[in-house]
């Protein structure tokens, strides 16, 4: 640090997602040790049990008992002034818990308190005099089961109350001082009034008193009082800070202030009366909904964001609510009182309790520990001390819950062992791994040793100080000795033994290190995104191997982070999401220039706080590390005091550039109101005149003989302005077009002059705002939603057409939306230009055109920048500054609810719940298109001849069959695989056999090999005779090499499957003109260019031009063969001449045909035009031949998962006494039908007969086969010649004479069937071909619809050849006769280039939209129910505290002998306030609810096809 993921690819915007680090974690799996931490995040849910606050006898009065001694048996004494309970003190407000509430001065920070308390503590003063009178325990008596409780009587203090004293203190009044902005409080004076105390312990005899010793005294320590100050603690008030909703916008009567009172420790509506009406709020009150705050934690470069466990500070609470008591301090977590729920006791009347303290239980939950030790240490009550109490703490138990250390051995060792796994079978990995051999001993076991955490206090001695008469005591100090360990015999040390007990988890398709086998076959399964799996899955699942962490390792949640995806640092808003429809202004933001001041902001220094802990540096201590100590930093904050004065703020003072006003002028469809005008449209009236008009692709509904359309005249009424009109003008924006005249509101040039910053932008707010719509009244010619006819169509609720109403128009309300667009807010300024226009203006000009210059507008091209591109570019989308408004992934939804506003329609503000892993901009390659330009093809046209009817023949489909074997499917399957299914062929069927096989290797036994010949069966096959013994070696046993029998297993075999695993071959788009590459240049990239444009051409053929330049694969040539010619060579060819024959038959010759070798020839070479002086095209000469002369071979990149596994070759898979193999018969040849290709016809350009011409290019030895017989023929019988220019197949046909047939189902046509025979073959019955002879079907030229073909073609005539024992109408070849017509490229199809749109890319056979129907989810209404909270009327009023208290009751105090009385004090009663509760009414939420509404998703479902291409009506 960044990466996957929308695309056929790019760039961009976006969103999901992963990789990282953290956790008080939880679950899988796996688990040795230590060390430090850490450990109910959930039900503040209820608890059983024990423990968690007690202490003092040196404040007090009382006071046992076991158990020991002794004993006169009565008891004593010790236990003991012990326990124990009571009185009073001191604590229990600390210390521990938890995190409900609470949006607050709770909590941080900084401050103030001149408005305030503070037990115990510690300095400093001082005093502690002198009396009273109850009371608890105890003791009788009574009440109750119990808790507990009432009388009656004794008793004491440091309990409790007078009184006496007051330096100081309080209160109150006076006058005086300073402080303050300014008073009060405050300081000192003065006078007056109030108000204190307690005593314990220990010692002593100097003074008093008596008897040693004791008491008054003294004395020491300790309490006790007043009082100042001190520390530490607290209360109160103030700035500033920190969640969320505006679908919460107005809250508030103690509310806001005063005056005067009460209460408090204190200031205060804190309370109370009376007085005024105020306060709080958009800088968000009020109200909701969620939370304890921070120090700090995780996390991040950083700002920031997430937290608030365990440590620490500070609030809150303490079963629920409410209350007050006592006390320095509580409205009290282990107090009191009341209500309420729950729980337990109960004799039913009444009673107890509060674990959110430690342990533990029950429930919740994914989850969270022992009912343990100990008071040793740290600390805390409480005591003079010992001491006691402490579940605060200290350890120890439980959990890998987290960090951090350690181990699980080292070194050697290659026959690279066995074994596993993989293979190309050759070998590789596992792997120096392991075994062996040689060590160590972390940690385990044995034995032994063994801390440190202690140091205080007690005691005893001992030395000093202070105290005092004292060497007592007491208090202190220092020294020494003794005592105290819960952990724990623990750490740690030594000895012994022994590699022994100690590795597992995730992951391996890319992100992300790390790969192969097999099972599995959209099933099982896997996923963090993108995706994998439908028979070769590196992704499911096993193994093997690797990878990465390790006493862990993974999953899942959580949070930051990547995320510049809320952007202060750091984002956008013309097409991706986003600019308000315009303008006007209010708050509020921002603001020209000189000069002075001021110090609010800004800076600078200084001081203060900012707790410890934490983090960061640097040191140190546990064997290191986590962790622990110690010290600096740092803590960006806030106070405070000095200090700059630039900059921004205030303040005064000045100035004109900003903006305004003013004058004089210009233009304009800028508003409004009034009048006024001509065409044209319909309407109506009269006339003319007559049969059609209208309307459309075509028509038809309508209109017309009742006279229409069509003319002319005339009226009538409404709506709109033609030319002029121009991307000209005006306007804020919607808008705005006849004239004229009024009233108006803005805008530009010029230019003296005026104010003198008055100015930009603008949340809210007003206000204009197109159609269409609404409401009242009007008005109504055209047009024209709805409607209604007529067409159109599968169907037209639509496009066309013929009518039509509301509307459109005016008046005066409403609505407030539009692609209300420049998809671009609005100021100011700055940054190259060329070029039109429109309005001034000024300079030049014969003052006219024009040109120059300058301001305002409106446009076009363009540089720089900028943009993702496209594009924008002084009228920026550029550079800057101000202000406003919006945006943050599709979808749901611009909807729901709720408000707001409307008469409505609606507008407006505006979500979630689900769901998807995309949606989306621009650009780019193809495809595509009922877009567009150009071109070409027997593509149409133009001809010529066929196909579709008919009869066969033959392929295909269906159908039958036991089987009718497979395959091949539009073009580009169908006379095709098949260049030959009678049997074989053959793959299929039925039947019969066979099991190392019908043929291949290896291995063992025999046997030479082979030859003939029988029996049985269809036949495969079983089963017999007979004859024969061969080559090589050899140590003479024998072995070996061939072939055969037999047998064992390894294997063959398979026309089984998978052309969608494949090679290879072939179709096809097409013999179309394409397809590409280096280099270089353009673009961020995909990609362009070149290959595009101007000619041209059969061609990307060539040419010119050009950011290209070259080259490749195709194209053309180069090859064959054809047409000419020359030469070479003359047999089997050929024959002019010459000589011979029946015959080139022979001699002879090779001129000539011919044959096959080599050349030659044709190149737009020549000429004329014409083109850009080019390519090239047109004509022409010559020339056998002329513009690629004819044909033929050759098929570029690639498409179509074309075809083929049955040509063969091959992966996998399946079969193996069968899907292998062997035989025989069948079968592939069926036949209501239907399609395809052919063949022969329908006939006179013809048939039949008879005669007679002329060919090419093949074939031949199981071959062709002459001749010659023989038969009507097929053909047989016989037989020369040829391995072929020689022999032979051979006769070529159409044609050309000669006759006939004459228009008929025929002398046409040959189907069909009946007889008879040839030939081949083992064998023609299913199921060949041929001949005779004899039968004589359909068929008179063929519907819609289609095929071939441009010259030696088409048509048409015939031979020949491969297959082949036969068997041709197919299917290769060959020559023979030989046309017709092409104006052309509008249309049919195919194809090329180029361009345009596009929401497509599996590419139009594409993509995708909405109803319905089914199912699943989640949400909105919903008669309504049920809860939860909060307001507000009102009722009731426990306990309390004030207040009253005339009724009861009192020991202290006063008066008074006494009785009684005052004084006061409790209580009962009443009275305000008030909690739980009630009754009625209303908000807000939540859950639910018959029906209902749209969403959203669901595998191939129904019906149209909206929308993308002009998407077919943009």
């Nucleotide at each position: 640090a960044g990466a996957g993921u929308u695309u056929g690819a790019u760039c961009c915007u976006g969103g999901c997602u992963c990789a990282g680090a953290a956790c008080g974690a939880a679950c899988g799996c796996u688990g040795g040790c230590g060390g430090c931490g850490u450990g109910c995040u959930u039900a503040a849910u209820a608890c059983a049990u024990g423990c968690a606050a007690g202490u003092c006898g040196a404040a007090c009065g009382u006071g046992a008992a076991a158990g020991u001694c002794c004993u006169u048996c009565g008891g004593g004494a010790u236990g003991a002034g012990u326990a124990a309970a009571g009185u009073g003190g001191c604590g229990c407000a600390c210390g521990g818990g938890u995190g409900a509430g609470u949006a607050a001065c709770a909590c941080g920070u900084a401050g103030g308190u001149g408005a305030c308390c503070u037990g115990u503590c510690c300095u400093a003063u001082u005093a502690u005099g002198g009396g009273g009178g109850a009371u608890a325990a105890c003791a009788g008596u009574a009440a109750g089961a119990a808790a507990u409780u009432a009388c009656u009587g004794c008793u004491a203090a440091u309990a409790c109350c007078g009184c006496a004293u007051a330096a100081g203190u309080a209160a109150u009044a006076g006058a005086c001082g300073g402080u303050u902005g300014g008073a009060a409080a405050c300081g000192a004076c003065u006078a007056u009034u109030a108000g204190a105390a307690a005593g314990a312990u220990g010692g002593c005899c100097u003074c008093u008193a008596u008897u040693u010793a004791u008491a008054a005294g003294c004395u020491a320590u300790c309490g006790u009082g007043a009082u100042a100050g001190g520390a530490g603690g607290g209360g109160c008030c103030u700035g500033c800070g920190g969640a969320c909703c505006a679908u919460u916008a107005g809250c508030u009567a103690g509310u806001u202030g005063g005056c005067g009172g009460g209460g408090u420790a204190a200031a205060g509506g804190c309370c109370c009366a009376c007085c005024a009406a105020g306060g709080c709020g958009a800088u968000g009150a009020u109200g909701g909904u969620u939370a304890g705050c921070c120090g700090g934690u995780c996390u991040g470069a950083g700002a920031g964001g997430a937290u608030g466990a365990u440590c620490g500070g500070c609030c809150a609470c303490a079963c629920u609510g409410g209350a007050a008591c006592u006390g320095a301090g509580a409205c009290a977590c282990g107090g009191u009182c009341c209500a309420g729920a729950c729980u337990c006791c109960u004799a039913c009347g009444g009673g107890a309790g509060g674990c959110a303290g430690c342990a533990g239980u029950a429930g919740g939950g994914a989850a969270u520990a022992u009912u343990g030790c100990g008071c040793a240490a740290u600390g805390g009550g409480g005591g003079u001390a010992a001491c006691c109490c402490u579940g605060a703490c200290g350890c120890a138990g439980c959990a890998a819950c987290g960090c951090c250390g350690c181990g699980u051995g080292a070194g050697u060792g290659a026959g690279g062992a066995a074994g596993g796994c993989c293979u190309u079978c050759g070998g590789g990995u596992u792997g120096u791994a392991a075994a062996g051999c040689u060590c160590u001993g972390u940690c385990c076991u044995u034995a032994g040793g063994g801390a440190a955490a202690a140091a205080u206090g007690g005691u005893u001695u001992a030395u000093g100080u202070a105290c005092u008469a004292a060497u007592a005591a007491u208090a202190u100090a220092u020294a020494a000795a003794u005592u105290u360990g819960a952990u724990g015999g623990u750490a740690c040390c030594u000895u012994a033994g022994a590699a022994g007990a100690a590795a597992g988890c995730a992951c391996c398709g890319g992100c992300u290190a790390a790969c192969u086998u097999c099972g599995u076959g959209c099933c099982a399964g896997c996923a963090g995104c993108c995706g994998c799996g439908g028979u070769a899955a590196u992704a499911c699942g096993a193994a093997g191997g690797g990878u990465g962490c390790a006493a862990g390792c993974g999953u899942u949640g959580u949070u930051c982070g990547g995320a510049u995806u809320u952007a202060u640092u750091g984002g956008g808003c013309g097409u991706a999401a986003a600019g308000g429809g315009c303008g006007u202004g209010u708050a509020g933001g921002c603001g020209g220039g000189u000069a002075a001041u001021u110090a609010a902001g800004u800076c600078a220094g200084g001081u203060g706080u900012g707790a410890a802990a934490u983090c960061u540096c640097g040191g140190g201590g546990c064997c290191u590390a986590a962790c622990c100590c110690c010290g600096a930093a740092a803590g960006u904050g806030c106070g405070c005091c000095u200090g700059a004065a630039a900059c921004u703020g205030g303040u005064u003072a000045c100035c004109u550039a900003g903006a305004a006003u003013c004058u004089c002028g210009a233009a304009g469809g800028g508003g409004g109101a009034u009048a006024g005008g001509g065409a044209a449209u319909u309407u109506c009236g009269c006339a003319u005149g007559u049969a059609g008009g209208a309307g459309u692709a075509a028509a038809a509904u309508c209109c017309g003989u009742a006279g229409a359309g069509a003319u002319g005249c005339g009226a009538a009424g409404g709506a709109a302005c033609a030319c002029c009109c121009g991307g000209g003008g005006c306007g804020a924006a919607g808008g705005c077009g006849c004239u004229a005249u009024c009233c108006u509101g803005g805008u530009c040039g010029a230019g003296u002059a005026u104010u003198g910053a008055c100015g930009c932008u603008a949340a809210g707010g007003c206000g204009c705002g197109a159609a269409a719509g609404c409401g009242u009244g009007g008005g109504g010619a055209u047009c024209a939603a709805a409607c209604a006819g007529g067409a159109u169509u599968a169907g037209a609720u639509a496009c066309c057409c013929u009518g039509g109403u509301a509307g459109u128009c005016c008046a005066c309300g409403c609505u407030g939306u539009a692609a209300a667009c420049g998809a671009u807010g609005g100021g100011c300024a700055c940054u190259a230009g060329u070029u039109g226009u429109u309005g001034g203006u000024g300079u030049u000009g014969a003052a006219g055109a024009g040109a120059c210059a300058u301001c305002a507008g409106c446009g076009a091209c363009g540089c720089a920048g900028c943009u993702a591109a496209c594009g924008c570019a002084u009228u920026a989308a550029g550079u800057g500054c101000c202000c406003c408004g919006c945006c943050u992934g599709g979808g749901g939804a611009g909807u729901a609810c709720g408000g707001u506003c409307g008469c409505a329609a609606g507008a407006u503000u505006a979500a979630a719940a689900c769901u998807c892993a995309a949606a989306g901009g621009a650009a780019u390659u193809g495809a595509c298109g009922g877009g567009g330009g150009c071109c070409c093809g027997c593509a149409c046209a133009a001809g010529c001849g066929g196909u579709g009817g008919a009869u066969u023949a033959u392929g295909u489909g269906g159908u039958u069959u036991a089987a009718u074997u497979c395959g091949a499917a539009g073009c580009a399957a169908c006379g095709c695989g098949a260049a030959a299914a009678a049997c074989c062929u053959u793959a299929c069927c039925u039947g019969g056999g066979u099991u190392u096989g019908a043929a291949a290797u290896c291995c063992c036994a025999c046997a030479a090999a082979u030859u003939c010949u029988g029996u049985a069966g269809a036949g495969a096959u079983a089963u017999g005779g007979a004859a024969g013994u061969g080559c090589c070696c050899u140590u003479c046993g024998g072995g070996g090499a061939a072939u055969g029998u037999g047998g064992u297993g390894a294997c063959a075999g398979g026309c089984g499957c998978u052309g969608c695993a494949u090679g290879g071959c072939u179709g096809u788009c097409g013999u179309c003109a394409g397809c590409u590459c280096g280099u270089g240049u353009u673009g961020u990239g995909a990609a362009a260019u070149g290959u595009u444009g101007g000619g041209u051409u059969a061609a990307g053929u060539c040419u010119c031009g050009c950011a290209a330049c070259g080259a490749g694969c195709g194209c053309a040539a180069c090859c064959c063969u054809u047409a000419u010619c020359u030469u070479u060579a003359g047999u089997u060819g050929c024959c002019a001449g010459c000589a011979u024959u029946a015959a080139g038959u022979u001699g002879g010759g090779c001129a000539c045909u011919c044959u096959a070798g080599a050349g030659a020839g044709a190149c737009u070479g020549c000429c004329c035009g014409g083109g850009u002086u080019a390519a090239c095209c047109g004509g022409g000469a010559g020339g056998a031949a002329g513009g690629u002369g004819g044909g033929g071979a050759u098929g570029a990149c690639g498409u179509c998962a074309a075809g083929u596994c049955c040509u063969c070759a091959u992966g996998g898979c399946c079969c193996u006494u069968a899907u292998g193999u062997c035989c025989a018969g069948g079968g592939c040849u069926a036949c209501a039908c239907a399609c395809g290709u052919a063949a022969u016809a329908c006939a006179a350009u013809g048939g039949u007969c008879g005669g007679u011409a002329u060919a090419a290019a093949g074939g031949g030895a199981u071959g062709c086969g002459a001749g010659c017989a023989u038969g009507c023929g097929a053909a047989u019988g016989u037989a020369a010649g040829c391995c072929a220019a020689u022999c032979u197949c051979a006769a070529a046909a159409a044609g050309c004479c000669g006759a006939u047939c004459u228009c008929a189902g025929u002398c046409c046509g040959g189907a069909u069937u009946g007889g008879a025979g040839u030939c081949u073959g083992c064998a023609a019955c299913u199921c060949g071909a041929c001949u005779c002879c004899a039968u004589g079907a359909a068929g008179u030229u063929g519907g819609a619809a289609u095929c071939g073909c441009u010259a030696g073609u088409a048509a048409u005539c015939g031979c020949g050849g491969a297959u082949c024992c036969g068997c041709a109408u197919g299917c290769c070849g060959c020559g023979g006769u030989g046309a017709a017509u092409a104006c052309g490229u509008u249309c049919u199809c195919g194809g090329g280039c180029c361009u345009u749109g596009u929401a497509c890319a599996c590419a139009c056979c594409g993509c995708c939209c909405g109803u319905c129907a089914c199912a699943c989810c989640a949400u909105g209404g919903g008669a309504g129910u049920u809860g939860a909270u909060c307001c507000c009327a009102c009722c009731u009023g426990a306990a309390g505290u004030c207040g009253u208290g005339a009724c009861u009751c009192c020991a202290a105090c006063c008066u008074g002998c006494a009785a009684a009385g005052g004084a006061g004090g409790a209580g009962a009663g009443c009275g305000c306030c008030c909690a739980c509760g009630g009754u009625g009414g209303g908000g807000u939420u939540a859950a639910u609810g018959a029906c209902u509404g749209g969403g959203g998703u669901g595998a191939a479902g129904u019906c149209g096809u909206a929308a993308c291409a002009a998407g077919g009506u943009a």
About this RNA
A computed fold for a 1514-nucleotide RNA from a metagenome, annotated as small-subunit ribosomal RNA. It matches the Rfam family "Bacterial small subunit ribosomal RNA". Rfam links the family to the GO terms structural constituent of ribosome and ribosome. The coordinates come from a structure-prediction model, not an experiment, and the mean pLDDT is 83.